[in-house]
C1' cells in the first nucleotide's frame, strides 16, 4: 500500500429479502424468607462507530472516514 471481517443499552450477542430495536446477564422496585442466598412478578436504560447520500421510510442499500482483528505485499 491492497483485500476481507467486525463496530447495536454496563457486558455478551440477535435483528431473514429496508417498515420506526430485541434476548441473556447485570441493575432498580415489589413478593416469598427472621435474614442471606435463591425463586417469582414488574420497571428503567441504546437510535444502532462518525459524516453524507438514496427512499415516504435505513441498524439493514450506496460513498467517505475512524478503530479493532485478519490475509497478501
Nucleotide at each position: 500500500g491492497g483485500g476481507g471481517c467486525u463496530a447495536u443499552g454496563g457486558c455478551g450477542c440477535a435483528g431473514c429479502u429496508g417498515g420506526u430495536a430485541g434476548c441473556g446477564c447485570a441493575u432498580c422496585u415489589c413478593c416469598a424468607u427472621g435474614g442471606c442466598a435463591u425463586g417469582g412478578a414488574g420497571g428503567g436504560g441504546g437510535u444502532c462507530g462518525a459524516g453524507g447520500g438514496u427512499u415516504c421510510a435505513a441498524a439493514u442499500c450506496c460513498c467517505u472516514c475512524u478503530a479493532g482483528c485478519u490475509c497478501c505485499a

This is a predicted structure of a 73-nucleotide RNA (transfer RNA) from uncultured Aeriscardovia sp. It matches the Rfam family "tRNA". Rfam classes the family as a transfer RNA. Its mean pLDDT, the model's own confidence on a scale to 100, is 82.